[in-house]
RNA sequence: UCGCCAUCCAGAGCGGCUGAGAGACCUGGCUCCGCGACGCCGCAGCAACCCCCCGCGUAGGCGGGUGUGGGUGCUUCCGCCGGGAACGAUGGAGG
Numbered sequence: 001u002c003g004c005c006a007u008c009c010a011g012a013g014c015g016g017c018u019g020a021g022a023g024a025c026c027u028g029g030c031u032c033c034g035c036g037a038c039g040c041c042g043c044a045g046c047a048a049c050c051c052c053c054c055g056c057g058u059a060g061g062c063g064g065g066u067g068u069g070g071g072u073g074c075u076u077c078c079g080c081c082g083g084g085a086a087c088g089a090u091g092g093a094g095g
Stems, first nucleotide, its partner, number of pairs: 001095002004092005013043005021032003025084005044075003049071003052065005079087001
């Protein structure tokens, strides 16, 4: 970077820095925000996609388990809501 598969109504916050917009895009709403939002960093936590463990299966795979450990992810509101779009995010196996 390209397409493919799965998931996106559960869950989990404190501190420091910064300083004006933020909740992806368009549109209409709604919400958060100088009592400091959004973002970044640290720590803490949540979850269980992959690694891992068990069962079944020739196998692709399916079902289940653990959170001590490894790779990610996530921690306002259903991806904030309705509509739209060749939308987006995360993980996995590939080219």
Predicted 3D model of a 95-nucleotide RNA (SAM riboswitch aptamer (S box leader)) from Pseudonocardia pini. The model forms 86% of the base pairs in the Rfam consensus. The coordinates come from a structure-prediction model, not an experiment, and the mean pLDDT is 80. Lineage of the source: Bacteria > Bacillati > Actinomycetota > Pseudonocardiales > Pseudonocardia. The sequence was found by an Rfam model in a public genome assembly.